[in-house]
Molecule: Fluoride riboswitch aptamer (crcB RNA motif)
Organism: Candidatus Aminicenantes bacterium
RNA sequence: UUCAUUCCGGGGAAUGAAGUCUCCCCCAUAAAUGCCCGCCGGCUGAUGACUUCUACCAAAAA
Numbered sequence: 001u002u003c004a005u006u007c008c009g010g011g012g013a014a015u016g017a018a019g020u021c022u023c024c025c026c027c028a029u030a031a032a033u034g035c036c037c038g039c040c041g042g043c044u045g046a047u048g049a050c051u052u053c054u055a056c057c058a059a060a061a062a
Base pairs, nucleotide, nucleotide: 009026010025011024012023013022016053017052018051019050020049021048034043035042036041
């Protein structure tokens, strides 16, 4: 100096918040930034998963 690994730490997982778990990235040139469509335009979802809250949508009851 380079590479790998471990520990610690940080970041990320298509729309908000908290907790837990899982996965990914490594000092940022990374991980990540959904899908359909030639264009115009269109579609689903607040989770990677679970629980809770908030917003939105649909239906029903009071």